[in-house]
RNA sequence: ACGGCAAACCAGUCGAAAGGCUGGGACGCAAAGCUACGAGGCUACUGCGCAUCGCAACGAUGCAGCUACGCCAGUCGAGCCGCCGAA
Numbered sequence: 001a002c003g004g005c006a007a008a009c010c011a012g013u014c015g016a017a018a019g020g021c022u023g024g025g026a027c028g029c030a031a032a033g034c035u036a037c038g039a040g041g042c043u044a045c046u047g048c049g050c051a052u053c054g055c056a057a058c059g060a061u062g063c064a065g066c067u068a069c070g071c072c073a074g075u076c077g078a079g080c081c082g083c084c085g086a087a
Base pairs, nucleotide, nucleotide: 004029005028009024010023011022012021013020014019027074033080034079035078037077038076039075040072041071042070047066048065049063050062051061052060053059
């Protein structure tokens, strides 16, 4: 604070999901600008584990389970680059 951003929610769209993007919308924000580097959080397609079915293998189904290679910068720290303002 001229000006800027835009939570929830709604519509569309991408995605397995978390979530992203576009439009509407404003709860808020003085870095709510950028970067997943540290901590933290979310999700679990896949993989693992377990259970059931199955003679067995292969496989199928399921789970208050584990798993990030996915995501969150509007959780905190850090780095980078900036705005207003006399500072």
The RNA shown here (c-di-GMP-I riboswitch aptamer) has 87 nucleotides and comes from a soil metagenome. It matches the Rfam family "c-di-GMP-I riboswitch aptamer". Rfam's curators write: GEMM was predicted in a large-scale screen for bacterial structured RNA regulatory elements. Genes associated with GEMM are involved in a diverse array of functions, including chemotaxis regulation, signal transduction, secretion and chitin. The prediction has a mean pLDDT of 82.